[in-house]
RNA sequence: CUCUCAUCCAGAGCGGUGGAGGGAACGGCCCAACGAAGCCCGGCAACCGGUCCGCCGAAAGGCGAGAAGACGGUGCCAACUCCGGCCCUUCCGGCAACGGAAGGGACAGAUGAGAG
Repeated sequence: CUCUCAUCCAGAGCGGUGGAGGGAACGGCCCAACGAAGCCCGGCAACCGGUCCGCCGAAAGGCGAGAAGACGGUGCCAACUCCGGCCCUUCCGGCAACGGAAGGGACAGAUGAGAG
């Protein structure tokens, strides 16, 4: 980097440092000197491992939409993935072009596990 699968409406600091940026990209709309990013500390969380339990198995081990739990590996800590962009459905306005609202699905993205 590519592919597969799962998840994405919950949760997380009134700390230190740092100094201007940040929210993926684009368009919006936001956050930020009442201090942004980054780093440290702190915290959240059960995706994987490990642990316990149940079932299968002679065993190795396998399975569980069971449990507890931050011990290990990640991850995360403004706003639904902040919203939108393409398609569909319903409704509203309009002669129409088109505009708006709600819902669903794509696309894109993020995280984990696995494969190349």